[in-house]
RNAcentral holds the full RNA, with entries from ENA and SILVA.
Large-subunit ribosomal RNA, domain VI from Fervidicoccus fontis, 279 nucleotides, folded computationally.
Rfam family: Archaeal large subunit ribosomal RNA. Rfam links the family to the GO terms ribosome and structural constituent of ribosome.

Context: one part of a larger RNA
RNA sequence: CGUUGGCCGUCUGAGGGGAAGAUGCCCACAGUACGAGAGGAACUGGGCAUCGCGGCCUCUAGUCUACCGGUUGUCCGGCAGGGCAAUGCCGGGCAGCCACGCCGUUAGGGAUAACCGCUGAAAGCAUCUAAGCGGGAAGCCCGCCCCGAGACGAGACGGCCAUUCCGUGCGGGGAAACUCGCACGGAUGGAGGGCCCCCGUAGAAGACGGGCUUGAUAGGACGGGGGUGUAAGCUCCGAGGGACUUGUUCCCGAGGAGUGAGCCUGCCGUUACUAAAAG
Numbered sequence: 001c002g003u004u005g006g007c008c009g010u011c012u013g014a015g016g017g018g019a020a021g022a023u024g025c026c027c028a029c030a031g032u033a034c035g036a037g038a039g040g041a042a043c044u045g046g047g048c049a050u051c052g053c054g055g056c057c058u059c060u061a062g063u064c065u066a067c068c069g070g071u072u073g074u075c076c077g078g079c080a081g082g083g084c085a086a087u088g089c090c091g092g093g094c095a096g097c098c099a100c101g102c103c104g105u106u107a108g109g110g111a112u113a114a115c116c117g118c119u120g121a122a123a124g125c126a127u128c129u130a131a132g133c134g135g136g137a138a139g140c141c142c143g144c145c146c147c148g149a150g151a152c153g154a155g156a157c158g159g160c161c162a163u164u165c166c167g168u169g170c171g172g173g174g175a176a177a178c179u180c181g182c183a184c185g186g187a188u189g190g191a192g193g194g195c196c197c198c199c200g201u202a203g204a205a206g207a208c209g210g211g212c213u214u215g216a217u218a219g220g221a222c223g224g225g226g227g228u229g230u231a232a233g234c235u236c237c238g239a240g241g242g243a244c245u246u247g248u249u250c251c252c253g254a255g256g257a258g259u260g261a262g263c264c265u266g267c268c269g270u271u272a273c274u275a276a277a278a279g
Stems, first nucleotide, its partner, number of pairs: 001150001005161007015147004021051008034039001052105005060099001062097002067092005072085005094266001108142003115135004164187010195279001197211004217275003220271005225265004233259005240252004244247001
């Protein structure tokens, strides 16, 4: 821009696209056909495996520089708590991402080709064909997934808004005022959309999807679930060392035990506390 008023939502599906796949083994067929014997199939049906392709993260595994814990050196420090050293190194690890994990990878239906038939005349017979009917391909049309009305034959359904006013011109009516219609220009209104803003399982930017107080969209708070693995503090024990006033003394003390968990959270909820105000 078109689709002949402007939009929103839901569809139809012309048409197009898609690994719709590849290979091997086993079982039945069958110790059958065939063959003197030795030996030894196939059509077809069923099962399994590997590879490739697509999707997913319940399980298994990996990663997890969110997180938790242990620990070495050094620095700050009275402890606690931290900085740096490849995340210092090590042990775990949710979500996410993933493969080594899981799922799918086509059965079935319809119409046919060559071809095989049934019934059956023309032509008392015969004949699959002339009327009629049936079967029959990895092929055709469906069936599975995706796109898809620019499908110019531009579609359908449902809903929303508008079709108001002014001016000019033309035409119809009228004696005129005026009125009706069309075209052009302008004003106003308006569904809806966009911007802005809060976000995301969406994403390079756009786009896409959700939310915007009539609100759970993100953050916070709280609860649940989950990850680490028992915090700090306090009490006790304590290898060993030190002091002097040599004692049933005092002090330091690695480490250990008890009590007590603590810390964290990209997940799931609840809650307008914060921000989605206003425009």